RNA sequence: UAGAGUUUGAUCCUGGCUCAGGAUGAACGCUAGCGGCAGGCUUAACACAUGCAAGUCGAGGGGCAGCAGGGAGCGGCAACGCUCCGCUGGCGACCGGCGCACGGGUGCGUAACGCGUAUGCAACCUACCUUCAACCGGGGGAUAACUCGGGGAAACCCGAACUAAUACCCCAUAUUCUCGUCCCCCCGCAUGAGGGGGCGGGGAAAGAGCUUUGGUUUUAGAUGGGCAUGCGUGGCAUUAGGUAGUUGGCGGGGCAACGGCCCACCAAGCCUACGAUGCCUAGGGGAGCUGAGAGGCUUAUCCCCCACACUGGUACUGAGACACGGACCAGACUCCUACGGGAGGCAGCAGUGAGGAAUAUUGGUCAAUGGGCGGAAGCCUGAACCAGCCAUGCCGCGUGGAGGACGGAGGCCCUAUGGGUCGUAAACUCCUUUUGCCGCAGAGUAAUAAGGGUCCUGCGGGGUCCGAUGAGAGUAUGCGGCGAAUAAGCAUCGGCUAACUCCGUGCCAGCAGCCGCGGUAAUACGGAGGAUGCGAGCGUUAUCCGGAUUUAUUGGGUUUAAAGGGAGCGUAGGCCGUCCUUUAAGCGUGUUGUGAAAUGUAGGCGCCCAACGUCUGCACUGCAGCGCGAACUGGAGGACUUGAGUACGCAGGAAGUAGGCGGAAUUCGUCGUGUAGCGGUGAAAUGCUUAGAUAUGACGAAGAACUCCGAUUGGGAAGCCAGCUUACUGUAGCGCCACUGACGCUGAUGCUCGAAAGCGUGGGUAUCGAACAGGAUUAGAUACCCUGGUAGUCCACGCGGUAAACGAUGGAUGCUCGCUGUGUGCCAUUAGGUACGUGGCCAAGGGAAACCAUUAAGCAUCCCACCUGGGGAGUACGCCGGCAACGGUGAAACUCAAAGGAAUUGACGGGGGCCCGCACAAGCGGAGGAACAUGUGGUUUAAUUCGAUGAUACGCGAGGAACCUUACCCGGGCUUGAACUGCCAGCGAACGAUACAGAGAUGUUGAGGCCCUUCGGGGCGCUGGUGGAGGUGCUGCAUGGUUGUCGUCAGCUCGUGCCGUGAGGUGUCGGCUUAAGUGCCAUAACGAGCGCAACCCCUAUUGUUAGUUGCUACGCAAGAGCACUCUAGCGAGACUGCCGUUGACAAAACGGAGGAAGGUGGGGACGACGUCAAAUCAUCAUGCCCCUUAUAUCCUGGGCUACACACGUAAUACAAUGGCGGUCAACAGAGGGAAGCAAAGCCGCGAGGCAGAGCGAACCCCUAAAAGCCGUCUCAGUUCGGAUCGUAGGCUGCAACUCGCCUGCGUGAAGUCGGAAUCGCUAGUAAUCGCGGAUCAGCAUGCCGCGGUGAAUACGUUCCCGGGCCUUGUACACACCGCCCGUCAAG
Repeated sequence: UAGAGUUUGAUCCUGGCUCAGGAUGAACGCUAGCGGCAGGCUUAACACAUGCAAGUCGAGGGGCAGCAGGGAGCGGCAACGCUCCGCUGGCGACCGGCGCACGGGUGCGUAACGCGUAUGCAACCUACCUUCAACCGGGGGAUAACUCGGGGAAACCCGAACUAAUACCCCAUAUUCUCGUCCCCCCGCAUGAGGGGGCGGGGAAAGAGCUUUGGUUUUAGAUGGGCAUGCGUGGCAUUAGGUAGUUGGCGGGGCAACGGCCCACCAAGCCUACGAUGCCUAGGGGAGCUGAGAGGCUUAUCCCCCACACUGGUACUGAGACACGGACCAGACUCCUACGGGAGGCAGCAGUGAGGAAUAUUGGUCAAUGGGCGGAAGCCUGAACCAGCCAUGCCGCGUGGAGGACGGAGGCCCUAUGGGUCGUAAACUCCUUUUGCCGCAGAGUAAUAAGGGUCCUGCGGGGUCCGAUGAGAGUAUGCGGCGAAUAAGCAUCGGCUAACUCCGUGCCAGCAGCCGCGGUAAUACGGAGGAUGCGAGCGUUAUCCGGAUUUAUUGGGUUUAAAGGGAGCGUAGGCCGUCCUUUAAGCGUGUUGUGAAAUGUAGGCGCCCAACGUCUGCACUGCAGCGCGAACUGGAGGACUUGAGUACGCAGGAAGUAGGCGGAAUUCGUCGUGUAGCGGUGAAAUGCUUAGAUAUGACGAAGAACUCCGAUUGGGAAGCCAGCUUACUGUAGCGCCACUGACGCUGAUGCUCGAAAGCGUGGGUAUCGAACAGGAUUAGAUACCCUGGUAGUCCACGCGGUAAACGAUGGAUGCUCGCUGUGUGCCAUUAGGUACGUGGCCAAGGGAAACCAUUAAGCAUCCCACCUGGGGAGUACGCCGGCAACGGUGAAACUCAAAGGAAUUGACGGGGGCCCGCACAAGCGGAGGAACAUGUGGUUUAAUUCGAUGAUACGCGAGGAACCUUACCCGGGCUUGAACUGCCAGCGAACGAUACAGAGAUGUUGAGGCCCUUCGGGGCGCUGGUGGAGGUGCUGCAUGGUUGUCGUCAGCUCGUGCCGUGAGGUGUCGGCUUAAGUGCCAUAACGAGCGCAACCCCUAUUGUUAGUUGCUACGCAAGAGCACUCUAGCGAGACUGCCGUUGACAAAACGGAGGAAGGUGGGGACGACGUCAAAUCAUCAUGCCCCUUAUAUCCUGGGCUACACACGUAAUACAAUGGCGGUCAACAGAGGGAAGCAAAGCCGCGAGGCAGAGCGAACCCCUAAAAGCCGUCUCAGUUCGGAUCGUAGGCUGCAACUCGCCUGCGUGAAGUCGGAAUCGCUAGUAAUCGCGGAUCAGCAUGCCGCGGUGAAUACGUUCCCGGGCCUUGUACACACCGCCCGUCAAG
C1' cells in the first nucleotide's frame, strides 16, 4: 500500500483493453458579482514600421554652437530690441577618464569536463574595493575640436593651417618586482615550492582643486574568472570496428597558465562488447508533477551554470569580450539612392505582420530596491517598482437571515371522486447590510541625501537629533447614509458511478470512456419534470504519473496460458568446500568538510482569515577526507580431504568406426512340369497371359533389409543405435581407498555434432516409391483405392542445419514420508542389505487445474537461455551464411477487445456400451394411378373475409355459408348511434292499425291511444347538448386463460452432510431387476418433493339388497311372483398370496396349482421440471396503439361454392371372398324424441302424401340391423363400376338461379389393383358389416359413438427413425439447421 468493468451457458486462471485519483504556462463549449496573490508565444532562433532600453564626468582639457545672467555700445521716455565681450551660470560637438564584458532576452547549437558533485593547480589572471611598503624629479613632439578650401544626392570623406590636457613619448630614480647566475636554510609523494644572501641586466608616475582626492611600483586580502581530474549524466547493435596530429616522446613556438593548442623530428601506438565509431534526439542542474515507497515523467515561472545575438568567419580595444543595442570580411534578406554608392539586424520593453487551438499595453515613475558616472547636487536606467488586459491558476467573500401550510395556483407524475412532488420553496412578517451606490475622512510604504545642531575620535571617520522628497493614489482603510436592494451556473442521472419518471422517435435520428444502447411500451437517443454532483465556475479535449506486481531492485514468470537454446565442448564473465594467519578494497560505525539560496518540513511572526510573505531549526537519504572494527565477501600466505580427478580390480551393454561372413524373403534370368486363366477390389477395370502367364521344381544373378529372441529391456550428450564375427575407439557402474589436493559448477561470443527430406560429384539400383501415366470412385476427384513408374530410397566424399529435434519440463549441487516391479554390480546366501540406472502407485508440499511428487513441476543456492495481449508475422527491409532450396537475426503501419489455459454442465458425433418403442424385421390392409367429395396452395375476382403451414397446418377453428350466419365486396341509409348508460334543457303517453314511395333499410301519412304520485314530480318515448359508447381494427414478439408437441418418455429437483478455490459434483453412480429413478444389494451419503405406480370411472366373475315400464309361468289379457335375464346400489375377488426351480440367504425371473380373471387382466380419465418468443388479441379476457358522419351501425344484392393447375385427407370402385334377385326368417348394442319421434291403415313404382293410436318414454316411436343363407351371372369394360348429362317428380324453407337434399326413368365416363416413394395396425386388435347421435328448417362420403363377423405375424435388434442411462471427444452453448475455411462475384 483500497479497487472496479470487460473473454464464458457458468467457473478458476493467464492476459490485454478501459474507468474512478492527482497534475498543467493549457485550449475549446456554456456561464460569470468582487477582492488578494501569482502566471501569461509551449508554434516561425519567422520577418520587423515607430518610440524608448547606456551613459556620465566642466572638480582632466581646448573651447563656446544654443540657453540664462551680467557688462559695454546703439535705438528708445520706459518696457524692450539689436550688436559686442567666455565675464558668470552652465554647456552642443570635440580631446580625455571610467562604464559600455553588468543588468535584460532566448534555447539555435551542444551527448560535451557542457552540466552536477567531489577534488587539484607546486601550471594561472583579476579593473573598481580593503591592506602593507615606497615614490611622484626633469624634458619633448603631436593631434581632434575650431578656421579655411574641396568632393558627394546622401552616408560621409579629403587637404591645408592653429592648439590643450589626468592623451602620447623620452631621460632620471627603484623599497620592491622581474630575468640570468652562485651559495645557505627549510618543505613536499613527485615535477618541484618557500625563505635568506651575493653579482649582473630590465622596468614608474598626473594632475585637478582648495584640503581632500587622484597617479606610479609592490605585498597581502576580498571578489570574479581560467585550467585539469574521479564519478554521474539520452536512444538505436537492423551502427562493430574507429583513428595519421591519430597515441606517445624530444625540442621549440604560442598563451595569463598547462597541454598536439601549433610546428619539426622520432616511435607505432591509442579507443572498443564494462559498447568505440556512426546515426537520431536533447541546453544541464536546483527543482516540479505523480507515487506507500522504489521509481516514472517534465525542465514554464524563480535561482545557478552554459551557449547564442540575421547566418558563417575573424580579430581589435580592454583588467575582463572574440563583445545582443562595437569593428572588419563573406552570405541571404529588407530599405534609401541623383544608379555612382550607402544603411540595417527587437532571442531588450512595448508594438506589427505571419504561423497557430493558443498567450497581454506602442501605459506611469525613478518614490522605493539595485546599477553606471560624478566630490556632490545630480543625470541615465522598458533593471526595478507600479498600473492596464485575460476566471489562466491558487485562496477568500458574496448573491441574504429568521419565521411562514389551506402544503394555494401552475408544471410534472400516479393505482386518478383522490394522492405525490417542485415545497418553507414563494407570497407575507420581522431582521441584517458583507458587496454595491452616494458622501466625508484618509494612511503606511520614507530609510534618509546635501546641509545643520550635538557627542566621541586613533582626525580617516563614527553615533544621535533635525532636515527636501510618493509613480502607484485620494488607492488601502475608517465613518455616515440608502436599500434585499446589484449578483448562479455547468455537467450528469444503464453498470462501473452519487442521482428516475413521462412524452417523442422506431437499428431512423442519434449516444458512447469500456461493456454497450436504438428494429413501437428506450431509467442509455431528443425534450420535459424531478434528482445528484460541483459551484463563479462547470464540462470536454490534449499530455504526464498513478491504479499497472502490465518490465517485477523492492516485486513476475517459462509441462499444457507468451516463454528452456536440438545437443555437447569450451573462451570471457558470474558463482564456489573445510581450517589457521594476515590485509582492510567492499561492509559497519564515529567524526570533519561540503551538499548556494529558493523549494520541502516543524515551530513562530506579518497581511482581518487563507492563499501569500517572512524568521529560526531540521531535512537535503549525496560526495569526499580522517579515525576505529574484522563476522561476512574480496586480496595474500599456509594446511586439509569430503567436491573433482587418477591408479588398480570386476562385470555389462542394439555406444561409435572400419573389414569379413550368413541364411530366409523379393525380383529377374535359364531349363523343366503344367493349362487357362492370373492379378486386383467394397465391387471392378487398367495390367499380365495360348508367342504358355499364374502355380510348381531345379540352377543362377542382383541389391536392400536383418524374422524369432524382443521386454515399461539396454546403450548414447542429443540426433539416434538391432543378423553373426574381427580389429580399433569412447563412456557410465560397482568394488577398493593407493595418489593429486578445490584442480569445481555454469557458460554470452565461438567451435563441433545434428532425424527425414533436399543439393553437388561419382557409383549402385532388388524392393518400395514423390512427380507422371492409366483404371476406378465421384456432381467433379488434379485425392483416398488399383495397375505401372522416374527422382529418391543404398554406398563414397562434400554441402545444408532444420523437425511435435517432446518429458512440449536447461545444467549443476544439497535436503525432504513410503509401497511395489525391473536391469547391472557388490555383500550376504531361504529372508534381505547396499550402489547406480529404468518404470508404476502414493504422503507432505506445490499447482489455475489437469497433474508433479527422491528421475519434482517440493524446499534452497549458482549460472545460462527465453517471455511481456491477439492479428499483421517469423512476414518486410537491411545484414550474415548457403551452389541453390533456404536458414539465422528480425520490425512497423494498420486493426481487434479480446486471443488463450485448465476444468464444469449441457448439446452434438457417419464414437463406444446397455436398453426401449408397430422403430425396423415378420405379417394384414391401405393411400400414391381413376372419377367424385372435402380442405389447402396457387391463380382469378368488386369480393373470392380471417386464422392454422415439417413432425405438432391441410374432412383443421367450422358439431353443418341459399337469406341469416358474415367478419368480405357493390350500392342505399344513419351519426348519442343497432344494443347499454349518467347528467342538463325542451317537448310528448308509449305504442301505432291503414295507405303510399322504395330493392329493402327507411321515409311520408296518421285512425286509435296512458300509468303512478306525498302534487314537488316520476315512469316511458322523442328532440338538442354533454360524459361514457362501438370496432371480428393492429400487436399471440406486451399478456391472462386454453391448447398442441417432445411424451405416459422416466425422468426433474430439494434439505442437511461430504468433496472441490470455484462453476459444480455426490445423492441420481455401480451389480441384479422392472413397463417404470420399479424394487433389492452395494455405497459419503442420509432423507424428502414433483413425476411412475396406486387411489377414480367403464369392462370381465360372483354375493347381497331392491325391484317397474324389465323378467317369468300360461295362447292372450288381467292378476301373481322376483328364481333367472336385466337394471343399479353395496360388497367379495388378484396379493407373486401358495408350490417348485433359478438367483447373492435379496429384489426378482421362470414353471405350476387353484381361479371368471395371473403377474400393471383389458380400456379410459390423469401429462413432472421444462422445450419449441409453438398456436390462438376471430371463443373469452386484457395493456399499448389506431378509427369516431367511420375501421362504428342498418339494409338489398353478390361473395366465402370462382378454376389452367399442384398437394393432403376421405368415400366409391376396378369385381366371383363379387353383382343382382329371392328367403325374409333369425340375432345387436348404444342412443334420440314434444314447434318432437310417430305405429297401424290408405294413396303413390318411389322420394313421399293423407291420416293419426301411443309416448316427455327400461312402457310408445325412430327400429328395417347389415354381413348371413338360397338361386343366378362365368371373367367381359361385363348383370362390374357408377361419374356426367337429359327428363319427370318429392321435401324443407319468405325464397333452392348463382348455391340444398332425395326419388323414378333414361344416359353409362374414367377405372382391369396403381412409378419413385409412403401410412396404419400386435387381439376381440387389423380387416369387414351395418346402427345411432351432435350440429340442424333443410343439407355428411366428415366428426363422435355403438355393436356384429373376426384374422395373420413377431426369427430377432445388424440396419432406418425417435427416446432413456453410462462413458468418450469437442474450437459447439442461438448448442451440428452449430462453428468455420478457401475461392469467386457485387458493393